Parts: sequence; C1' cells; structure tokens
RNA sequence: CCCCCUAUAACUUAAUGGUAAAGUAACUGCCUCUUAAGCAGUCUAUCUAGGUUCGAUUCCUAGUGGGGGGA
Repeated sequence: CCCCCUAUAACUUAAUGGUAAAGUAACUGCCUCUUAAGCAGUCUAUCUAGGUUCGAUUCCUAGUGGGGGGA
C1' cells in the first nucleotide's frame, strides 16, 4: 500500500427493512435469625458521518477502532 471480516447494555450473544430480545452482572423488593440460593421487578445499548427509503441494527458510500491475509 491492497483485500477480507468485525463493531448492538458493564460482559456474552440475538434481531426477514416495520415499537431492539435474552442470559450473566448491578440495583430494589419478597423470602431467610443472617448470608447464599430462589422468586418478582427496575436500569443501561445499535462505532462515526452522509445517502436510499414512508420507515435503516439491517441496504449503499466514506471514515475510525479491532482482527486476519497478501505485497
């Protein structure tokens, strides 16, 4: 320098273009002599900037970070 893959919650992963889901974690309550376990609930997210579209996590373009390959 060129090519490919990837980026969603604190972490690990989902999501046919149509109100972004779950597990773990955190917090609150119940239960318990207390803790743990269990039960119920709450909170937090689409890498950035444009474009297409009635509507974008999804499609297109450029960039940024990470990973891989080639020279």
Source information: This is a predicted structure of a 71-nucleotide RNA (transfer RNA) from a Minisyncoccota bacterium. The sequence is in RNAcentral, with records from ENA. Rfam family: tRNA. Its family is annotated with triplet codon-amino acid adaptor activity in the Gene Ontology. Rfam classes the family as a transfer RNA.